Transfer RNA from a Pseudomonadota bacterium, 73 nucleotides, folded computationally. Its mean pLDDT, the model's own confidence on a scale to 100, is 82. NCBI's taxonomy places the organism under Bacteria, Pseudomonadati, Pseudomonadota. The sequence is in RNAcentral, with records from ENA. Rfam family: tRNA. Rfam classes the family as a transfer RNA. From the family's description: Transfer RNA (tRNA) molecules are approximately 80 nucleotides in length.

[in-house]
RNA sequence: GCCGGGAUAGCUCAGCUGGCAGAGCAAUGGUUUCGUAAACCAUAGGCCGUGGGUUCAAGUCCCACUCCCGGCU
Numbered sequence: 001g002c003c004g005g006g007a008u009a010g011c012u013c014a015g016c017u018g019g020c021a022g023a024g025c026a027a028u029g030g031u032u033u034c035g036u037a038a039a040c041c042a043u044a045g046g047c048c049g050u051g052g053g054u055u056c057a058a059g060u061c062c063c064a065c066u067c068c069c070g071g072c073u
Stems, first nucleotide, its partner, number of pairs: 001072007010025004019056001027043005049065005
């Protein structure tokens, strides 16, 4: 230099054919217990890597760039 994959909640990851951003764990509060853990219920937490473009509408499609992983030379 070229090719492929990835970047979404604190962590691990989903998100279908473009149409209200989600799960598990963790956190916080509550129920239960003599108490703790476990269990159960609830709550909070997101500029979807950055910048543009297409569209009535973009996590999703297109372009450029940044970073991470793998391959080729």